[in-house]
Molecule: c-di-AMP riboswitch aptamer (ydaO/yuaA leader)
Organism: Thermoleophilaceae bacterium
RNA sequence: UUGCCCGCUACGCCGAAUCGCACUUGGUGCGAACGGGGGACCCAUGGUGGCCUGAGUGCCGCUGGGGCGAACUCUCUUCGGAGAGCGCGCAAGCUCUUUCAGCGCGAGCCCGACAGCUAACCCCGUAGGCGGACGAAAGAGUAUGA
Numbered sequence: 001u002u003g004c005c006c007g008c009u010a011c012g013c014c015g016a017a018u019c020g021c022a023c024u025u026g027g028u029g030c031g032a033a034c035g036g037g038g039g040a041c042c043c044a045u046g047g048u049g050g051c052c053u054g055a056g057u058g059c060c061g062c063u064g065g066g067g068c069g070a071a072c073u074c075u076c077u078u079c080g081g082a083g084a085g086c087g088c089g090c091a092a093g094c095u096c097u098u099u100c101a102g103c104g105c106g107a108g109c110c111c112g113a114c115a116g117c118u119a120a121c122c123c124c125g126u127a128g129g130c131g132g133a134c135g136a137a138a139g140a141g142u143a144u145g146a
Base pairs, nucleotide, nucleotide: 011131012130013129014128018032019031020030021029022028023027033126034125035124036123037122038121043116046063047062048061049060050059051058064114065111066110067109068108072085073084074083075082076081086106087105088104089103090102093142094141095140096139097138098137099136100135
């Protein structure tokens, strides 16, 4: 001097996953805030093949359905993956919107035959994981300093 690893304190990122109060204080409870699900009237009520009818809200067969999340669709494939469209995330006063360029992601989990929308109402969550990031332009609001 460089690389790698570990620890600590800050800072920052994905995500709803933060803050406060009380108590019997190694923990428990409550509240706010943020987020999710269920749940009326009205409205709506899958796909596909065949048959029938003047016309279907007709008949028969096959196919379960749903939730969180950006995490879907199509094509190709040497079956490892690749590409396109589309969706999502990131970059140093703060928040938001848009464009261009750059770098990444497009997973996983849950319910258990059951849930469309849905006012009142009811129920649930506040985890987990990661990082050395330092592009440009336009607009709106706002903070601090002079």